This is a predicted structure of a 337-nucleotide RNA (Bacterial RNase P class A) from a Gammaproteobacteria bacterium.
Its Rfam family is "Bacterial RNase P class A". Rfam classes the family as a ribozyme.
The organism belongs to Gammaproteobacteria, within Bacteria.

[in-house]
RNA sequence: GGAGCCGGCCGCGUAACCGCUGGGCUCGUCCCAGAGGAAAGUCCGGGCUCCCUGGGCAUGGCACCAGGUAACGCCUGGGGGGCGCGAGCCCACGGAAAGUGCCACAGAAAAUAUACCGCCGCAUUUGCGGUAAGGGUGAAAAGGUGCGGUAAGAGCGCACCGCGCAGGUGGUAACACGCUGCGGCACGGCAAACCCUGCCAGGAGCAAGGCCGAAUAGGGAAGCGUUCGAGUGCGCCCACACGAGCUUCCGGGUAGGCCGCUGGAGGUAUGCGGCGACGCAUGCCCAAGAUGAAUGGUUACGCUCGACAGAACCCGGCUUACAGGCCGGCUCCGUCC
Numbered sequence: 001g002g003a004g005c006c007g008g009c010c011g012c013g014u015a016a017c018c019g020c021u022g023g024g025c026u027c028g029u030c031c032c033a034g035a036g037g038a039a040a041g042u043c044c045g046g047g048c049u050c051c052c053u054g055g056g057c058a059u060g061g062c063a064c065c066a067g068g069u070a071a072c073g074c075c076u077g078g079g080g081g082g083c084g085c086g087a088g089c090c091c092a093c094g095g096a097a098a099g100u101g102c103c104a105c106a107g108a109a110a111a112u113a114u115a116c117c118g119c120c121g122c123a124u125u126u127g128c129g130g131u132a133a134g135g136g137u138g139a140a141a142a143g144g145u146g147c148g149g150u151a152a153g154a155g156c157g158c159a160c161c162g163c164g165c166a167g168g169u170g171g172u173a174a175c176a177c178g179c180u181g182c183g184g185c186a187c188g189g190c191a192a193a194c195c196c197u198g199c200c201a202g203g204a205g206c207a208a209g210g211c212c213g214a215a216u217a218g219g220g221a222a223g224c225g226u227u228c229g230a231g232u233g234c235g236c237c238c239a240c241a242c243g244a245g246c247u248u249c250c251g252g253g254u255a256g257g258c259c260g261c262u263g264g265a266g267g268u269a270u271g272c273g274g275c276g277a278c279g280c281a282u283g284c285c286c287a288a289g290a291u292g293a294a295u296g297g298u299u300a301c302g303c304u305c306g307a308c309a310g311a312a313c314c315c316g317g318c319u320u321a322c323a324g325g326c327c328g329g330c331u332c333c334g335u336c337c
Stems, first nucleotide, its partner, number of pairs: 001333010012302007020034005025028001036308001040319002043317005048205004053239005059201005064078005079093001080091004094196002099194002101190003116135002118131005143161006162185001163183005168177003209259004219250006231242003266285008303306001
C1' cells in the first nucleotide's frame, strides 16, 4: 500500500416561538417528560388474566454434549462434519440390522441380487458352466491398495488402510486415541417420505378480565331438538354432569367513563466469581402510556443534506429492512528498513 475477517456504536445537531399527549404543584400566558434499533414480521419462550370433570386418542414442536436462563426452538463453551492459505464462517447433527414407501434418465441389475461387453474352461460358428479383476451406465452398483493364489477370478488367504464389536486410557459428557483383542466384514441412498424412539406442550387471549353508567324488546322466517336428548362443559371419542332451547337469515336498540396501564425476570457504575453466556453484592437512576389514537410545524445557523421505519398489556429472543459514518481487535499478500 492492497485485499479481507470479527466485534461494538451513531444514525441530523443547536436555539427560539406556536401547537398536540401525559404528569406535577405554589393553579400560572407556570414547570417537567414525550418512539426505535429495529417500535416491524407476529416466528418462538414467558409474565399477567379468565376458563376447565375423568380417561383415551390425536395434534404440534424440539433432537450431538455440558452449562446459562423465569423459560425457550435463544445464548455461551465444547465435540463431530463441511468450506477457506488464513483471520474465520456454515450445519433440520437421534434412528435406515422395526415396518412401509421412493430412487427420473441411462444401465444387465437401483436391493437381497444380477451379468451387456469382457476373461477362463469344456464342447468348438450361435451352446453349457465358472467369474466379477478390467470396460461400459449412472447422483449412487456388496470397501480400497498391494502381494499371494487361480484355468480365469474372487476377503479365497495375508499385510496396511477403512468398518463393526468388546476392553483399556483421557475427558463431567458429546467424543478422541498408529493402545489391546476379536470378526473377512450384513448386503446402497433418502427419515427437510410416512414412521419409530426420547423430551416438552391443558385452552383462550388486554376486544384478556373487572367496575360504574346508558339503552332495552323483543319481533319475523327457515332448520334441528325437548327422557328416540339438540346444545354446553378444549380438537375428536367414551364416560359423567347440566340441559330446553340452539343455529342461520331479515329488521331493530345501545355503543359513555374508569381500572387493567406501565417500577420491571428494569437500567447503570464499581467490585467479586466464571474461559464465556451469566451470576452475586453495594451505590445511583426512573425513562411515552395514547384510545380516531399525541411526539408536529415555522424561522435562523451549521454540516457529510439525513436510510429503514412509527409505541398500543409487558418482558426475553430470533428473523427481516436500513443512506451514510465512527471505533477497536485480527488475518493474508506485496514493498521498504